[in-house]
RNA sequence: UUACGACAAAGGCAAACCCUGAGUGAUCAGGGGGCGCAAAGUAAAGGGUCUUGUAACUUACAAGGACGUAAUGUAAGACAGCCUUGCUGCCGAA
Repeated sequence: UUACGACAAAGGCAAACCCUGAGUGAUCAGGGGGCGCAAAGUAAAGGGUCUUGUAACUUACAAGGACGUAAUGUAAGACAGCCUUGCUGCCGAA
C1' cells in the first nucleotide's frame, strides 16, 4: 500500500416508536430512544421503491346523466439504513 475484519482498544452513527417544527406528500430537521451498522461517511450516476402533479390513444375495474380508481407514459421530487457504482475515512489481531 492492497485486501481483510477480532467477543481487541479508543471513539462514531442511530431503526421502530414518542415529542416539537417544516412540507400537499414521499420525507426532512431538532430532542428523547436504540433495532442494528466497519463505511449506517458522502454523491441520486444505473437499477429499485415511494410521493405529488399531468396527459392520452390505451388497458382493467367502478360508475351510469358519471368523468373516478389502478396500471402504463411523462414531469418534478423523496429514499445513500434496498442493490450496484464514484469519492473520502478511524483502528490493526489473524
This is a predicted structure of a 94-nucleotide RNA (c-di-GMP-I riboswitch aptamer) from Candidatus Brocadia sp. The organism belongs to Candidatus Brocadia, within Bacteria. Its mean pLDDT, the model's own confidence on a scale to 100, is 81.